[in-house]
The part of an RNA shown here (large-subunit ribosomal RNA, domain II) has 620 nucleotides and comes from a Candidatus Kaiserbacteria bacterium. Its mean pLDDT, the model's own confidence on a scale to 100, is 81. Its Rfam family is "Bacterial large subunit ribosomal RNA". The source organism's lineage runs through Bacteria, Bacteria candidate phyla and Candidatus Kaiseribacteriota.

Context: one part of a larger RNA
RNA sequence: GCCAACGAGUUGAUGCAUACGGCUUGGCUAAGGCCUUAUCGGCUGGAGCCGUAGCGAAAGCGAGUGUGAAUAGCGCGUUCGUCGUAUGUAUCAGACCCGAAGCGAGGUGAGCUACCCAUGAGCAGGCUGAACGCCGCAGAAAUGCGACGGGAGGGCCGAACCCGUAGAUUGUGCAACAUCUUGGGAUGACUUGUGGGUUGGAGUGAAAAGCUAAUCGAACCUCGUAAUAGCUGGUUCUCUCCGAAAGAGCUUUCGGGCUUGCGUCGUAUGUUCGUGCUGGGGGUAGAGCACUGGAAGGUUCGGAUAGGCCGCAAGGCCACUGAUCCUAUCAAACUCCGAAUACCAGCAUGUCAGUACGGCAGUUAGACGAUGGGGGCGAAGCUCCGUACGUCAAAAGGGAAACAGCCCAGAUCGCCAGUUAAGGUCCCAAAAUUCAUACUAAGUGCAAGGAAGGAGGUGAGAUUUCAGAGACAAUGAGGAUGUUGGCUUAGAAGCAGCCACCAUUCAAAGAAAGCGUAACAGCUCACUCAUUCAGAGAUCUUGCGCCAAAAAUAAUCGGGGCUAAGUAUGGUACCGAAACUGCGGAUAUCCGUGCGAAGCACAGAAAUUCGAAGCACGAA
Numbered sequence: 001g002c003c004a005a006c007g008a009g010u011u012g013a014u015g016c017a018u019a020c021g022g023c024u025u026g027g028c029u030a031a032g033g034c035c036u037u038a039u040c041g042g043c044u045g046g047a048g049c050c051g052u053a054g055c056g057a058a059a060g061c062g063a064g065u066g067u068g069a070a071u072a073g074c075g076c077g078u079u080c081g082u083c084g085u086a087u088g089u090a091u092c093a094g095a096c097c098c099g100a101a102g103c104g105a106g107g108u109g110a111g112c113u114a115c116c117c118a119u120g121a122g123c124a125g126g127c128u129g130a131a132c133g134c135c136g137c138a139g140a141a142a143u144g145c146g147a148c149g150g151g152a153g154g155g156c157c158g159a160a161c162c163c164g165u166a167g168a169u170u171g172u173g174c175a176a177c178a179u180c181u182u183g184g185g186a187u188g189a190c191u192u193g194u195g196g197g198u199u200g201g202a203g204u205g206a207a208a209a210g211c212u213a214a215u216c217g218a219a220c221c222u223c224g225u226a227a228u229a230g231c232u233g234g235u236u237c238u239c240u241c242c243g244a245a246a247g248a249g250c251u252u253u254c255g256g257g258c259u260u261g262c263g264u265c266g267u268a269u270g271u272u273c274g275u276g277c278u279g280g281g282g283g284u285a286g287a288g289c290a291c292u293g294g295a296a297g298g299u300u301c302g303g304a305u306a307g308g309c310c311g312c313a314a315g316g317c318c319a320c321u322g323a324u325c326c327u328a329u330c331a332a333a334c335u336c337c338g339a340a341u342a343c344c345a346g347c348a349u350g351u352c353a354g355u356a357c358g359g360c361a362g363u364u365a366g367a368c369g370a371u372g373g374g375g376g377c378g379a380a381g382c383u384c385c386g387u388a389c390g391u392c393a394a395a396a397g398g399g400a401a402a403c404a405g406c407c408c409a410g411a412u413c414g415c416c417a418g419u420u421a422a423g424g425u426c427c428c429a430a431a432a433u434u435c436a437u438a439c440u441a442a443g444u445g446c447a448a449g450g451a452a453g454g455a456g457g458u459g460a461g462a463u464u465u466c467a468g469a470g471a472c473a474a475u476g477a478g479g480a481u482g483u484u485g486g487c488u489u490a491g492a493a494g495c496a497g498c499c500a501c502c503a504u505u506c507a508a509a510g511a512a513a514g515c516g517u518a519a520c521a522g523c524u525c526a527c528u529c530a531u532u533c534a535g536a537g538a539u540c541u542u543g544c545g546c547c548a549a550a551a552a553u554a555a556u557c558g559g560g561g562c563u564a565a566g567u568a569u570g571g572u573a574c575c576g577a578a579a580c581u582g583c584g585g586a587u588a589u590c591c592g593u594g595c596g597a598a599g600c601a602c603a604g605a606a607a608u609u610c611g612a613a614g615c616a617c618g619a620a
Stems, first nucleotide, its partner, number of pairs: 011093013026050003032044004054061002064076004096234002099231001103224006114198009123188001125157003128153001132149002135146004161185003166181004200216001202212003247260005261363002263360007272353001273350008286337001287335002292331003296327003300323004307318004366392004370387006397408003412585004417581003423575003426560003432572001434571006445562002453547002457544010474531005480504003485499003510525001513524003
């Protein structure tokens, strides 16, 4: 882990409700007693309880009474019995079952360990060499020096013994703390044997809340005790019908309760319910600036110097600030205005709701989606509200590749019947390689999802300019003169810079649009002619594409793959679900199998009784 067996709403008392039954000439007995008996039971017993009258604090009065001055009003009343059984539920009890950590009482423990007392025991070997004594030398002495003896010490090294520093091993071990190596003490506050003493809010403690029998921030055993557990887990047969909530208020309350909302069952009522029409009030969305405020530009008139700039100064300009007017604006806590919905009432209409009273619940952790909002970053699979909102929760089926909350649709059972929804129809894989007209060339796209910006990609539409009096492009030719315009400059000649930008010849040609030179030169352009020839240019709107575009499997449109099997618009057909339709069945039960009495059935010795056909006898 699995299997089997065992294993959880019980019992009593007292209320309430419902169902059924007895009596209703109101109902019922309790304790006790008597009788009977294996058990069960029967008969007494009316003490008492409920009901039959209420009201008032009470005296009291009484179909009334209390209040009150009241013969007023108002409050409460003016006959729905009782007993039993069953079921539901409440209260008190262990109260559906199991489960604490704990609290208290009385006892048992110091054979482990802590400390103490008594009496015993143990400590190889080696080293060091205190006090003190004696001798010698020096000295007047005090004293100093030296030799020898001596044998002190919580002295030194190191076994036994005690301890447990570091590492390894072990870690279902040899072991519920060990083993190996290494290490500390080892004459001492040492170690140890035996006996004795101290204990549970107590002991003992060189103090770690350590230890007190593998148990210690309060031991162990039994009892109070089935402690309590707003917590977790579990709680056992079948079928039928209906079917929630995750909201509000209060709560030492927020994962618990109570009342209410929503469910179900019963009784009553009988359209009160939904929808349409008609009539209402409103101050939201929107809009607006008439109020209250905000903020932008301009005009006009002020303010205080304390700012910046200019000016010798007067003063000017700007900045700051208040107000008027004009223009254009903003607002949940602004409104001169103002919907749609919603709400209220009346009248019609449609169906099976609605409402009241009572019994019993569960729920008060909700989730996502749509939409109006608050918070957040107009972040979140974020968070908090609103909506008679939707689904899930408590809903299976089809679609969305897969996918509680999205789309379609609500499964009583059977059918190798039909029609559709969403969504689809090249293959995987049921059904169009369907029809018409376009677009896309990027595998864009074929689910969702990506910008600013950039580009003679390409389609459609619009406006406009030039053009057989020849446009646009291309090719050939010209593109000149005064002049190197003036100034500046080393130079400045169309082309560093400043000023001016005229005139002439022309078919046309700028005091020059670009390159170039040190400056010139040189090459183009604008502009003009010729050749050629029919369209050429600019702008705007729009469809589909391109770049921008970087991530971890080749990792993708679900895949294959597709130039349509992509995109847009429109049409026809088909597929497609437990939806709808068709046919048949069921609808508070059915089938199988055990157990179950002194009841029923069967078998049955002996004895007794009855006794068919047949046979015998007999008139029978």